[in-house]
Notes: Model confidence (mean pLDDT): 77 of 100. Predicted 3D model of a 265-nucleotide RNA (Bacterial large signal recognition particle RNA) from a bacterium. A source record names the gene ffs.
RNA sequence: UCGUGCUAGGUGGGGAACUAGCGGUGCCCUGUACCUGCAAUCCGCUAUAGCAGGGCUGAAUUCCCAAUUGAGGUCUGACGUUUUAUUGGUUUGCUUCAGGUAAGUGCGUAGAUCUUCAGGUCCUAGGCAGCAGGAAUUUAUGAACCCCGUCAGGACCGGAAGGUAGCAGCGGUAAGUAAACACUUCUGCGUGCCGUAGGGGUGCCUGGAGGAAGCUGGCUGCCUUUUGUGAGCCAAUGAGAGAAAGAUCAAGGUUGGGUGCACGG
Numbered sequence: 001u002c003g004u005g006c007u008a009g010g011u012g013g014g015g016a017a018c019u020a021g022c023g024g025u026g027c028c029c030u031g032u033a034c035c036u037g038c039a040a041u042c043c044g045c046u047a048u049a050g051c052a053g054g055g056c057u058g059a060a061u062u063c064c065c066a067a068u069u070g071a072g073g074u075c076u077g078a079c080g081u082u083u084u085a086u087u088g089g090u091u092u093g094c095u096u097c098a099g100g101u102a103a104g105u106g107c108g109u110a111g112a113u114c115u116u117c118a119g120g121u122c123c124u125a126g127g128c129a130g131c132a133g134g135a136a137u138u139u140a141u142g143a144a145c146c147c148c149g150u151c152a153g154g155a156c157c158g159g160a161a162g163g164u165a166g167c168a169g170c171g172g173u174a175a176g177u178a179a180a181c182a183c184u185u186c187u188g189c190g191u192g193c194c195g196u197a198g199g200g201g202u203g204c205c206u207g208g209a210g211g212a213a214g215c216u217g218g219c220u221g222c223c224u225u226u227u228g229u230g231a232g233c234c235a236a237u238g239a240g241a242g243a244a245a246g247a248u249c250a251a252g253g254u255u256g257g258g259u260g261c262a263c264g265g
Base pairs, nucleotide, nucleotide: 001265002264003263004262005261006260009057010056011055012030013029014028015027020046021045022044023043024042034054035053036052037051038050063258064257065256066255067254068253069252072249073248074247075246076245079242081241082240083239084238085237086236087235088234089233090232091231092230093229094228098224099223100222101221103220104219105218106215107214114210115209116208117207118206119205120204121203122199123198124197125196127194128192129191130189131188132187133186134185135184137180138179139178140177141176147172148171149170150169155164156163157162
């Protein structure tokens, strides 16, 4: 130095979480790098840290170490950057309650607030009228007989003249019925442009007189208090997001270095 056969080793790795700690299953990131069984209310080990069994590769681009680069993850997190919740303050709208003002509106020299006089409205007692009802009154009707008058016919008495009772009819009347009701009377009243007397009189209405300029506070406006609510701004606290910077773990890549055994040529 070459060939053959072995062995060590390798046959993915990492992060968070779990764990006394170390791995694995599960989740995530890289990436393509064997198989079977066990395994998150876990499975198996002990700083030599998965266990059990099998397959492939095998001393080098593949194993080990160091440096460098570095996907990705985890932790801290300045930054009055951003979202949201609560509380407080403040600004400005809208709004509720109450009070005030009197700029506009309203009334007023065809005379305000105010003063005064007389009435009414109000109460009581008599009236008048009205309405309703009743009675009376008027008209009509109305009694087979037990109402009246007249009583044909007929009946009775009489010698006769005449008389008696009396049905129907006619006329009238009573009880009753039906209308009318201008006149009369009685009762009633949530009726009334009415009248008499007394009373009362805060208020309201009407009319008159005095006097000479304001009156009212209904609506709008303005001011203050009060109620509720919306939208901004500031501060504090809480929960998130982003994020300078830092720390940590680290796949993969690159570079450098290191590393067996046996036999034969």
The model forms 94% of the base pairs in the Rfam consensus.